[in-house]
Predicted 3D model of a 530-nucleotide part of an RNA (large-subunit ribosomal RNA, domain I) from a Planctomycetaceae bacterium. RNAcentral holds the full RNA, with entries from ENA. Lineage of the source: Bacteria > Planctomycetota > Planctomycetia > Planctomycetales > Planctomycetaceae. It matches the Rfam family "Bacterial large subunit ribosomal RNA". Rfam links the family to the GO terms ribosome and structural constituent of ribosome. Its mean pLDDT, the model's own confidence on a scale to 100, is 81.

Context: one part of a larger RNA
């Protein structure tokens, strides 16, 4: 030297665990902010730092209600000082205080108003001042304005990706859409959204790649209104005095089988009926009812034996609308939290619950008139756009330009256009509820992870550390039942490390570098071979 064996080291995979996660599903909730936020800074405790609460009233103050024996938050023991059965600590509701930044404000915008006031006489411009709004934050989710490449076509340019991804703006608990100038072909259906199917159909399409409906049907949800106009009154200004314009306030109206005003004629009419405050007009109050924010209350067991410890195993019981779940020195319906069932709120809150008080609101028919029914609108022409639809036979629907109507004997549409039929009624508006999300907060589940995995983070992590900076970003868990965490000898340098002594169920090979404790690599002892 090399192969084995054993005994350590040495390193932290394995195993088992769970305080972290992740997904779903129901439910609630999406609250804020000039009465100053979000989110910081800095301060607060007897007591030095970090985390949590808190604000110069600073680990808090007041009132109310639960609750009922210890307690003064945590890393973290210990001493101090002290509260407390005259009810603390601690939990839920309301109030109060709330240091500087920071929309951060003696400021800036838009609307009114008032007082001032130039060139310029009155004015205007322009100034000051005052009074409402608005600014900021917000996870996805909504609708609007703007809007890409990369890639697919196997290249690439029309197309595609895709109106996405990203900027903007706003708004709400949902957003947006909506009460037919609609859809269709049966003489049909009736406002919008979702969803399922139709259906990868029809279709589009360098007809390549791909892109892709809709009626119908079946379903979840239902809900319809209110102005403008004609006409009538009353007020106000103008103006060519009579009459007329104009503007305002009530009244009327509000549709398509047209309606509705104007006139006439006819019958009706309320100790009735209807509707309501987050739709359609507005103020609300008041009571019960339900919820939501602390909690109450909850059956039934014991001996033996093994053990360091019974909850194991024998034994004889019991309770169950409770045998989900967790803890407790090993596996516990009957020990402890708790479950099932049953209660419970002074106060704030909610209800798309009732009821009641209040508010509001109600006519029909006949014939006759030809007074109204949303104008730079519809529509046309050029460019462009959205409709599944690339311009195409290309309608419908938006509009940058240039034109431009009719008025119910009207007007829009039914995929070029024409005719006939048929459907609707545009150029003003409001609208719950099915439907989309999830920063949050309750419950409950998982042939979801289990420490190089599940979130980056399970642990004081968006820290530590990197960058100049936009921004990138980690590693880190487990002693024991219980600190019982090793007093006291002893070597040393009053060290670090060790040895003994002791705790401690098994020799602490459970000693703080702490469960288990592989492997690579190191020693040490033996064996065999050279």
């Nucleotide at each position: 030297g090399g192969c084995g064996c054993a005994u350590g080291g040495g390193g932290g995979a394995u195993g088992u665990c769970u305080u972290g996660g992740u997904a779903u599903c129901a439910g609630a909730a999406g609250a804020u902010u000039u009465u100053g936020a979000a989110g910081g800074g800095c301060g607060u405790u007897g007591a030095a730092g970090g985390c949590u609460g808190c604000g110069a009233u600073a680990u808090g103050u007041c009132c109310g209600g639960g609750g009922g024996a210890g307690u003064u938050g945590u890393c973290a023991a210990a001493c101090a000082a002290a509260c407390u059965u005259u009810g603390a600590u601690c939990c839920c509701g309301g109030a109060a205080u709330u240091c500087c930044c920071g929309a951060a404000c003696c400021g800036g915008u838009a609307u009114c108003g008032a007082c001032u006031g130039a060139a310029u006489u009155c004015a205007u411009a322009g100034g000051u001042c005052g009074a409402u709004g608005c600014g900021a934050g917000c996870a996805a989710c909504a609708c609007a304005g703007g809007g890409a490449a990369c890639u697919g076509a196997a290249a690439c340019a029309u197309c595609u990706a895709a109106g996405u991804a990203c900027c903007u703006g706003u708004a709400g608990g949902a957003a947006a859409a909506g009460a037919a100038a609609g859809a269709a072909a049966a003489a049909u259906c009736g406002a919008u959204u979702c969803c399922g199917u139709u259906a990868g159909u029809a279709g589009c399409g360098g007809c390549g790649a791909g892109c892709g409906a809709a009626a119908g049907c079946g379903g979840a949800g239902a809900a319809g209104c209110c102005c403008a106009a004609a006409c009538c009154a009353g007020g106000a200004g103008g103006a060519u005095u009579u009459u007329c314009c104009u503007c305002u306030u009530g009244g009327g109206g509000u549709u398509g089988u047209a309606g509705g005003g104007u006139c006439u004629u006819u019958c009706g009419c309320a100790u009735g009926g209807g509707a309501g405050u987050c739709a359609a007009a507005a103020a609300g109050u008041u009571g019960c009812c339900a919820a939501a924010u602390a909690g109450u209350a909850g059956a039934a067991g014991c001996g033996u034996u093994u053990g360091g410890a019974a909850a194991g195993a024998c034994g004889c019981a019991c309770c169950a609308c409770a045998g989900a779940g967790g803890g407790u020195g090993a596996u516990a319906g009957u020990c402890c939290c708790g479950u099932a069932c049953a209660c419970g709120a002074a106060a704030u809150u909610u209800g798309u619950g009732c009821a009641g008080c209040c508010u509001c609101c109600c006519g029909a028919a006949a014939g006759a008139u030809a007074c109204c029914u949303g104008a730079g609108u519809a529509g046309g022409u050029c460019g462009g756009g959205u409709c599944a639809c690339g311009u195409g036979a290309a309608a419908c629907c938006c509009u940058g330009a240039c034109u431009g109507a009719a008025u119910c004997c009207g007007c829009g549409g039914a995929g070029a256009c024409c005719a006939u039929u048929c459907c609707g009624c545009a150029a003003g508006g409001c609208u719950a509820a099915a439907u989309a999300c999830u920063c949050u907060c309750u419950g409950a589940u998982a042939a979801c992870c289990g420490a190089u995995a599940g979130u980056g983070a399970a642990c004081c992590a968006g820290u530590a550390g990197a960058g100049c900076g936009a921004u990138c970003g980690a590693a880190a868990g487990a002693u024991g039942a219980a600190a019982a965490g090793a007093a006291c000898c002893c070597u040393u340098a009053u060290a670090a490390a060790g040895g003994g002594a002791g705790u401690g169920u098994c020799u602490a090979u459970a000693g703080a570098a702490u469960c288990u404790g592989a492997a690579a690599c190191c020693a040490u002892g033996u064996g065999c071979c050279u």